About this RNA: Small-subunit ribosomal RNA, 5' domain from an uncultured bacterium, 511 nucleotides, folded computationally. Its mean pLDDT, the model's own confidence on a scale to 100, is 82.

Context: one part of a larger RNA
RNA sequence: GGAUAAACGCUGGCGGCGCACAUAAGACAUGCAAGUCGAACGGACUUAACUCAUUCUUUUAGAUUGAGAGCGGUUAGUGGCGGACUGGUGAGUAACACGUAAGCAACCUGCCUAUCAGAGGGGAAUAACAGUGAGAAAUCAUUGCUAAUACCGCAUAAGCUAGUAGCAUCGCAUGAUGUAGCUAGAAAAGGAGCAAUCCGCUGAUAGAUGGGCUUGCGUCUAAUUAGCUAGUUGGUGGGGCAACGGCCUACCAAGGCGACGAUCAGUAGCCGGACUGAGAGGUUGAACGGCCACAUUGGGACUGAGAUACGGCCCAGACUCCUACGGGAGGCAGCAGUCGGGAAUAUUGCGCAAUGGAGGGAACUCUGACGCAGUGACGCCGCGUAUAGGAAGAAGGUUUUCGGAUUGUAAACUAUUGUCGUGAGGGAAGAAAUUGACAGUACCUCAGGAGGAAGCUCCGGCUAACUAUGUGCCAGCAGCCGCGGUAAUACAUAGGGAGCAAGCGUUAUCC
Numbered sequence: 001g002g003a004u005a006a007a008c009g010c011u012g013g014c015g016g017c018g019c020a021c022a023u024a025a026g027a028c029a030u031g032c033a034a035g036u037c038g039a040a041c042g043g044a045c046u047u048a049a050c051u052c053a054u055u056c057u058u059u060u061a062g063a064u065u066g067a068g069a070g071c072g073g074u075u076a077g078u079g080g081c082g083g084a085c086u087g088g089u090g091a092g093u094a095a096c097a098c099g100u101a102a103g104c105a106a107c108c109u110g111c112c113u114a115u116c117a118g119a120g121g122g123g124a125a126u127a128a129c130a131g132u133g134a135g136a137a138a139u140c141a142u143u144g145c146u147a148a149u150a151c152c153g154c155a156u157a158a159g160c161u162a163g164u165a166g167c168a169u170c171g172c173a174u175g176a177u178g179u180a181g182c183u184a185g186a187a188a189a190g191g192a193g194c195a196a197u198c199c200g201c202u203g204a205u206a207g208a209u210g211g212g213c214u215u216g217c218g219u220c221u222a223a224u225u226a227g228c229u230a231g232u233u234g235g236u237g238g239g240g241c242a243a244c245g246g247c248c249u250a251c252c253a254a255g256g257c258g259a260c261g262a263u264c265a266g267u268a269g270c271c272g273g274a275c276u277g278a279g280a281g282g283u284u285g286a287a288c289g290g291c292c293a294c295a296u297u298g299g300g301a302c303u304g305a306g307a308u309a310c311g312g313c314c315c316a317g318a319c320u321c322c323u324a325c326g327g328g329a330g331g332c333a334g335c336a337g338u339c340g341g342g343a344a345u346a347u348u349g350c351g352c353a354a355u356g357g358a359g360g361g362a363a364c365u366c367u368g369a370c371g372c373a374g375u376g377a378c379g380c381c382g383c384g385u386a387u388a389g390g391a392a393g394a395a396g397g398u399u400u401u402c403g404g405a406u407u408g409u410a411a412a413c414u415a416u417u418g419u420c421g422u423g424a425g426g427g428a429a430g431a432a433a434u435u436g437a438c439a440g441u442a443c444c445u446c447a448g449g450a451g452g453a454a455g456c457u458c459c460g461g462c463u464a465a466c467u468a469u470g471u472g473c474c475a476g477c478a479g480c481c482g483c484g485g486u487a488a489u490a491c492a493u494a495g496g497g498a499g500c501a502a503g504c505g506u507u508a509u510c511c
Base pairs, nucleotide, nucleotide: 001511002510003509004508006507007506008505009504010503013383014382015381016380017379018378019376020375021341026339027338028337030336031335032334035081036080037079040078041077043075044074045073046072050068051067052066053065055063056062057061088294089293090292098218099217100216101215102214103213104212107211108210112207113206114205115204116203117202118201120154122152123151129144130143131142132141133140134139160185161184162183163182164181166179167178168177169176170175190199191198192197220266221265227257228256229255232254233253234252235251236250237249238248239247269291270290271289272288273284274283275282276281296317297316298315299314300313319330320329321328322327347373349372350371351370355369356367357366358365359364386416387415388414389413396407397406398405399404420452422447423446424445425444426443430438455500456499457498458497459496460481461480462479466495467494468493469492470491476483477482
C1' cells in the first nucleotide's frame, strides 16, 4: 500500500448493487415452512331443475310441508404420487471425504423418451360407518356391514429368470454378445367421455437422467509419537448384497503396514474460487456454484425406484411440558422471533405477480424455495451539500517589532441554477390473458426557493502541513526514533494549515 462476513470512537444528506450470529452443533414461547388428487374407492354432509303426495288461496295458476330421485359443491377415511427434492448448518471427518483422470466383462435407476407384446377369469378381506366397552388425555379393544387403480390365487406369456447340454462371433482373467432345443417359474386395473379418443396398468428391450462400487495421482502439523495389526493379511466352503469385496461366518495358512513416516496425537469439511503479489508463491474457503457429512445424544431397522429418512417410526440417555400419578407429548443447524453467550450481526413483514418445484386431465391447491419490501455507512460504486461576480481587502478572531500580517473573494451584497430533497400532476416494463406482491415504485412534467445536507484525523523526523498561550520529568503523548525538569513547531487549548471526505481514525487478521 491492498484486502475484510469485521468491531470500537467521533460524525452522518441521497440513491443503486451486494452482504449481515465468525461466539453456545446452547436452550427454545408463538406462527408459518409438504402437500395434492373426488377423473382410483365406498360413505357422510349440503343442494338447483324434476316427480309424487299434502295443505291454503285472487282454483286452466301460485305458494307451504313431506318423500323420492338427483346436476353440482364440501370432505374425515381407504388408495395413488410426493414427503430421499427444495431449505439449514459445518459438529464430526486427514478419509477414495474432496479434486482430477480412468475402470465396472461386478451394478441399480420411480417419473421421462422410443420400440415390441399384452390386460382372460375369479376370490377373501378391511378402514370409513354403526354398536358396545376402557381411559383424565394421548389413544385403544371388540362385534357387525361395505368399496376400490388396496390385497391374493388361477390362466396366458417372450433367451425375462433358473437348470441342462449346445452352436456362432468376439474378447480383457473370471468371460461378453447373439441364438434354435428340453424342463421349470413369474404379469396386469381401471378411470373420464355420447363417441372418437385421452389418461393410466403389465412384461421385455434400448436410451436419457440420477446414483453405487473400484483404482492411479494430489490433499495440514508433529519423531520430545517408532513400531502397529487377530477379521488383522491371504485362501477354500457357505451366507448376504443391486453389485465386487473379511461385507459376515466356519476352517486353513501366517501373513499385512512402516523412516518414500505406519501407528498414536493435534488441527481441519473439500473444491471451483477469493485476497495479495511483477511473477513464483503466501493466505483463505463468508456470499454464489459442485461434492460430502449432520439434524437434541447414541443405536436400529421399516416403507420405498431411491433413506438407514431435519419438519417419518422404534429403543435407550439428557432436557422441557401436560397429568385425574395410571400414563402421555416434544425436538428451529427451515423463515421470522425469544433468552443466553459475545466486541458484534436484521422484520414474529407482503406475495405466489415472475422463475422453479409437488400433486392434478384441467381449473387449481400448496410452496418462509423464490420474488419483493423493512433494519444496519457493513462493503463497493455514483451524486449532492451550490455557481458566477464581489476590496471599503468591512466587522470579529488570531498574531504583532504596534507599522502591519493573516483568516480572505472568504462573508455581506448583486445575479444565476435546481442535481438531491419538498409539494402537485402523469405513470411504466417486468405478462401470452379481464393474472403485478413490489407500487402510485422507477421514470417524466410543473412549481417554489440557497433554502434542508460536513465531518474526521493529523501538523518534531519518517510524512504533506506552524504560531501563540497554559503546563513545568507534573499533567500527558507515543507506530519507531523519542518529547515534557520555565520561551515545548512533539503534552493541553486557540488561531492558522495539510490530508481524506459521508466518511475519518483506531484495533484485529492476511499478503